[in-house]
RNA sequence: GCCGCUGUAGCUCAGUUGGUAGAGCAGCGCAUUCGUAAUGCGAAGGUCGCCAGUUCGAUUCCGGCCAGCGGCACCA
Numbered sequence: 001g002c003c004g005c006u007g008u009a010g011c012u013c014a015g016u017u018g019g020u021a022g023a024g025c026a027g028c029g030c031a032u033u034c035g036u037a038a039u040g041c042g043a044a045g046g047u048c049g050c051c052a053g054u055u056c057g058a059u060u061c062c063g064g065c066c067a068g069c070g071g072c073a074c075c076a
């Protein structure tokens, strides 16, 4: 340099006829307990990597860029 995959909550990950985005764990509150753990209930938590485009409407489609991983090429 070329090609491919990945990027979504603090962490690990789902999410197709494009229509206001979810789970588990963690954290917080409450209940339970003499207290803790465990358990149950509840609430909260997101510029869906960035920019631009198409569209009434984009996490989803097109283009570019960034980061990580892998492969190929180059290495006088």
Stems, first nucleotide, its partner, number of pairs: 001072007010025004019056001028042004049065003053061001